[in-house]
RNA sequence: CCAGAGGGCCGGGCAGUCGCUGGUUUUUGCGCGAGCAGAAAGGGGAGGAAAGUCCGGGCUCCAGCGAGGAACGGUGCCGGAUAACGUCCGGCAAGAGUGAUCUUAGGGAAAGUGCAACAGAAAACAGACCGCUUUCGCUUCGGCGCAGCAAGGUCAAAAGGGUGCGGUAAGAGCGCACCGCGCUUCUGGUAACAGCGGCGGCAAGGCAAACCCCACCGGGAGCAAGAUCAAAUAGGGGCGGCGCAUGGCAUCCUCCUGCCAGUCGCCCGGGUUGAUUGCAUGACUGCAUAUGCAAAUAUGCGGCGAGAUGAAUGGCUGCUCAAAUCGCUUUCAACGGCGGUUGGACAGAACCCGGCUUACAGGCCCUCUGGCUAU
RNA sequence: GGGGGGAUAGCUCAGUUGGUUAGAGCCACCCGCUCAUAACGGGUUGGUCGGGAGUUCAAGUCUCUCUCCCCCUA
Numbered sequence: 001c002c003a004g005a006g007g008g009c010c011g012g013g014c015a016g017u018c019g020c021u022g023g024u025u026u027u028u029g030c031g032c033g034a035g036c037a038g039a040a041a042g043g044g045g046a047g048g049a050a051a052g053u054c055c056g057g058g059c060u061c062c063a064g065c066g067a068g069g070a071a072c073g074g075u076g077c078c079g080g081a082u083a084a085c086g087u088c089c090g091g092c093a094a095g096a097g098u099g100a101u102c103u104u105a106g107g108g109a110a111a112g113u114g115c116a117a118c119a120g121a122a123a124a125c126a127g128a129c130c131g132c133u134u135u136c137g138c139u140u141c142g143g144c145g146c147a148g149c150a151a152g153g154u155c156a157a158a159a160g161g162g163u164g165c166g167g168u169a170a171g172a173g174c175g176c177a178c179c180g181c182g183c184u185u186c187u188g189g190u191a192a193c194a195g196c197g198g199c200g201g202c203a204a205g206g207c208a209a210a211c212c213c214c215a216c217c218g219g220g221a222g223c224a225a226g227a228u229c230a231a232a233u234a235g236g237g238g239c240g241g242c243g244c245a246u247g248g249c250a251u252c253c254u255c256c257u258g259c260c261a262g263u264c265g266c267c268c269g270g271g272u273u274g275a276u277u278g279c280a281u282g283a284c285u286g287c288a289u290a291u292g293c294a295a296a297u298a299u300g301c302g303g304c305g306a307g308a309u310g311a312a313u314g315g316c317u318g319c320u321c322a323a324a325u326c327g328c329u330u331u332c333a334a335c336g337g338c339g340g341u342u343g344g345a346c347a348g349a350a351c352c353c354g355g356c357u358u359a360c361a362g363g364c365c366c367u368c369u370g371g372c373u374a375u
Numbered sequence: 376g377g378g379g380g381g382a383u384a385g386c387u388c389a390g391u392u393g394g395u396u397a398g399a400g401c402c403a404c405c406c407g408c409u410c411a412u413a414a415c416g417g418g419u420u421g422g423u424c425g426g427g428a429g430u431u432c433a434a435g436u437c438u439c440u441c442u443c444c445c446c447c448u449a
Stems, first nucleotide, its partner, number of pairs: 001371010012320007020045002024041007047346001051357002054355005059222004063257002066255005072218005077091005092106001093104004107213002112211002114207002129153002131149003136145003161179006180202001181200004186195003226277004236268007246261004284303008321344001323342007376448007385401004394432001403419005425441005
């Protein structure tokens, strides 16, 4: 210098001016008050994905969401992190790459069921179309029958170990060596697994993102959850006592403790599209230290960073940065210099948080690999 | 904002436990019947199964992801 691999960060900047939204402070008016309305000042105001709503959790209600079971759904190598996860980190195995590195829903097919179209002789207790062979029989000497074989061919996604030597009528794990495969002692490792050795002639092919088996996890619904407030009327609601039986209580069944429907007594308000709350200090975040390979955890100091509800976070102007393009210029060419024009990706909070996935103009930084050249 | 369902021919829909050629009705076109039209009878065309990946020998079907449409909910 060229080509690549992994990771992190930014997501234009500055100024002026006019607006929008919600706090703070001061102040004016009204009101007994709570407070309401207005004005001024100073400061806050989208994201890395706010998105898709695909997972997990907090929070709230459903009687406790209590115990057991069924059904249903999900996850799936091993270990760790975590509030939890299908996320993340570290390792193992298999595969891809010269390499850095990447990919993997990666438990079980020697529990059972099922499937494999077309082609092909044969598709799962293997089989014999072409083929190979002659100790046998026949023969018109070309072969045919009987028998043996599975090496080679053919069809396939897939044909029941591979290579070599021996062996044989021809062959064949038939025998042997090596490789592969299965079982296993020992050793190392928390484990997945790995290594050395021994045994076995090879059985137990594929599909579980088919049913299923095993292990583990999961109650449901969702902030439009839920709660509070207000004149008048109706349905009605609240509290307390009793509650044998019957019925009901958020997929179904059984059990436990309760509750409700019922009834008696007392009391007064109920609901919404209105208003308030839930709702902004949180599994938050920056830095440092310690532990750990890491994800992360602990401690200390510091910070407060939007809160709308037809839904604010914007418009205009100027300068400037990246980028694109045009002209002139320099040069062998390119880089470059000057001037002009255009002009900013994906996209917009709605209870909150941890992830994943998807979209994204352009730019910056770090580490590593391969190749070429020079010293 | 939240929850659920769907996408297969021009239209409306089937499609079984992944496989044989993805079918049915209407529409369109052609032929027949009729003096002619309709109806009727026969035949033909028409499908990247919404897009993209993955599992598998093989995907409309199974899994993931993206896009679009519909319904419910104060």